[in-house]
Context: one part of a larger RNA
């Protein structure tokens, strides 16, 4: 000098964008952060409102709503935190002939026929709760048979390529195994309806093939300090069989060999999430990894599986421990490193706001609903980057400070007066884009018709926010500090003080004239900042 997720003194007027617990992965009160689907099932109230009746009570509407339940998708995204990790964990180039891959697109074929249950519900019942046991009822796109099987997977024989000699791909045999779910509007027809039956549409469902996404495994390379760490290994190393897994493999298991690592640094301590990237520096190179993206790990603490395409799963389950709490003392409940917030830790780090209007994410056929992801706003000179605090003109060089050689010199065109200007602030009015998208409804088109879909037109729809901008309006009013001045280093005098009181980055100053202490006067440097401390080049 630059640079900070900064603190800490002093001092502050506006605004944009940005960022904000680096320390206790330290405990958490309280809201809220993950649901949706009635076009998959079955069932289904009350408040209130109107009748009916002396009452009890009934019937309508509320309403096939709410609620809960079975079922299907999410919930593995998204959001946090760096705690462990010196690893194939990251980076970066490879391979998988050793592999998955829900939901999207593609294309090919199918959906056919029966069946038993059980939530919910009601009734008894146990418990103080949290929860539960028993008996009866019922559906499905919930389960299970049978039946078809192109292809697909299994074992068997058989050719043709290719081949890293393991095996891969194709063609053709006969053999075994395994599927499916229906739902919605429309038209026609039958029916008195309830509903059936068919037909094209739709959204599904079951099977391959191909894609496109995302993913596992695994190789080569490269990235910290300690040799005051020198040897280490017994599932250790190979092998053969089997288990396990989507998938190789000592992953695991029995046997059976005696192996594999190591000065190019094993093992063993210490530290540490890793990258793109950031600072720095002329590069070389050092250092760092906080905001953003990528990966990776972890969700009180340890240790498991189970559902599921996909977890060994932050707001799921199950044991252990700790530590809160509730209890009738028999038991039971919880996990903010999700957003706000709260205590403690600190030198330090913000609202318990406001919307789904927008992008996106989940589920719906769709209306919608949820989303503390986002979007906004709120706070904090934290940091960047813009604006102002006034412009001109004004010498009797005013009044007053301060120095004086007492002449005067200096603060100083600086005040004042005198003409102006409107930036921000401050009234008043106007007032957005961000919505070419959604929805509603009306018309075209398409269509046998309806539905889709396509256009047009018309009304609704914004959290921010009465902000942004814009026009007036009044009026120089409301808006400058810091720190330094002995040499390094720009910037001098008086005064008090008297090795004292202090200063100090280094040299060093201060013991009676101190440009170095402490105030003033002037000055000189930055400026809504300025200075100090800590770090890193």
């Nucleotide at each position: 000098g630059g640079a900070c997720u900064a603190a800490c003194g002093c001092u502050c007027g506006c605004g944009g964008c940005g960022u904000g617990c680096c320390u206790a992965a330290c405990a958490c009160a309280u809201g809220c952060a993950a649901g949706u689907c009635g076009a998959g099932c079955g069932c289904g109230a009350a408040c209130g409102g109107g009748g009916g009746g002396c009452a009890a009570c009934c019937c309508c509407c509320u309403a096939g709503u709410a609620a809960a339940g079975c079922g299907g998708c999410g919930c593995a995204c998204g959001g946090g935190u760096g705690a462990g990790u010196a690893a194939c964990a990251c980076g970066u180039g490879g391979g998988u002939a050793a592999c998955c891959u829900a939901c999207c697109c593609u294309u090919g074929g199918g959906u056919g026929u029966g069946g038993g249950a059980u939530a919910a519900c009601a009734c008894c019942u146990c418990g103080a709760a949290a929860g539960g046991g028993g008996u009866g009822c019922u559906a499905a796109u919930a389960c299970c048979g049978c039946a078809u099987a192109a292809g697909a997977c299994c074992a068997c024989a058989g050719g043709a390529u290719c081949u890293g000699c393991g095996g891969a791909u194709c063609c053709a045999g006969g053999g075994g195994u395994a599927a499916a779910a229906g739902g919605g509007g429309c038209a026609g027809c039958a029916g008195a309806a309830a509903u059936g039956c068919u037909g094209a549409c739709u959204c599904g469902c079951c099977u391959g093939a191909g894609g496109a996404u995302g993913g596992g495994c695994u190789c080569g390379c490269g990235g910290c300090c300690c040799a005051u760490c020198a040897g280490c290994u017994a599932g250790u190393u190979g092998g053969u069989g089997a288990g396990g897994u989507a998938a190789u493999g000592g992953c695991c298991c029995a046997c059976c060999a005696a192996g594999g690592c190591u000065a190019a640094g094993a093992c063993g301590g210490g530290u540490a999430g890793c990258u793109g990237g950031u600072c720095u520096g002329a590069g070389a190179g050092g250092a760092c990894g906080g905001c953003c993206a990528g990966c990776c790990a972890c969700a009180c603490u340890g240790g498991g599986a189970c559902u599921g395409a996909g977890a060994c799963a932050c707001g799921g389950c199950c044991c252990a421990g700790a530590c809160u709490c509730c209890u009738a003392c028999g038991g039971g409940a919880g996990g903010c490193a999700g957003c706000a917030g709260u205590g403690a830790g600190g030198a330090a780090u913000c609202u318990u706001g406001c919307g789904c209007a927008a992008u996106g994410g989940g589920c719906g056929a769709a209306a919608g609903c949820c989303u503390g992801a986002c979007g906004c706003a709120g706070c904090g000179a934290c940091g960047c980057c813009g604006c102002g605090u006034g412009g001109g003109u004004g010498a009797u060089g005013a009044a007053g400070g301060c120095c004086u050689u007492c002449g005067g010199g200096u603060c100083g065109u600086a005040a004042a007066g005198c003409c102006c200007u409107g930036u921000c602030g401050g009234g008043a009015g106007g007032g957005a884009a961000g919505a070419u998208g959604u929805g509603g409804c009306a018309g075209u088109g398409c269509c046998a018709a309806c539905c889709c879909c396509a256009c047009u037109g018309u009304c609704a729809u914004g959290a921010c926010a009465g902000u942004a901008c814009c026009u007036c309006c009044a009026a120089a009013g409301g808006a400058a500090g810091c720190a330094c001045c002995g040499g390094c280093u720009a910037a001098c005098u008086c005064c008090g003080u008297g090795c004292c009181a202090g200063c100090a980055g280094c040299c060093g100053c201060g013991g009676u004239a101190a440009u170095a202490c402490g105030g003033a006067g002037g000055g000189u440097g930055c400026a809504a900042g300025c200075g100090u401390u800590g770090u890193c080049c």